[in-house]
Molecule: SAM riboswitch aptamer (S box leader)
Organism: bacterium HR41
RNA sequence: CUCACAUCGAGAGGGGUGGAGGGACUUGGCCCUGUGAAACCCCGGCAACCAUCUCGGCCCGGCGCGGUCGGGAACGGUGCCAAUUCCAAGCGGGCCGGGCGGCCCGGGAGAUGUGAC
Numbered sequence: 001c002u003c004a005c006a007u008c009g010a011g012a013g014g015g016g017u018g019g020a021g022g023g024a025c026u027u028g029g030c031c032c033u034g035u036g037a038a039a040c041c042c043c044g045g046c047a048a049c050c051a052u053c054u055c056g057g058c059c060c061g062g063c064g065c066g067g068u069c070g071g072g073a074a075c076g077g078u079g080c081c082a083a084u085u086c087c088a089a090g091c092g093g094g095c096c097g098g099g100c101g102g103c104c105c106g107g108g109a110g111a112u113g114u115g116a117c
Stems, first nucleotide, its partner, number of pairs: 002116007013043005021032003025090005044081003049077002052073008060064001085109001091106007
């Protein structure tokens, strides 16, 4: 990189370096930003995907360092810490009202984790 699965309306910011952008892409909006953007570093925090520990229910001609479901903890591996993935459209379908617009469902794209090649 590719594929599969799960999640994405919650949560959590200070400092240093830096010096103009940033909110993935396109279009349109709307925001953040010299009261200092991106990026990098330090510290802190959030969360609970993986690992670990733990509690409870259930399962088993097998009673186990077992399986499964749910809860808890948060030392470890990631991740994350403006705004729903900032919002809408990008494709398909449906419904409503005359064009045009509004609403809904699904998909796609993206992000993160886990697994596989």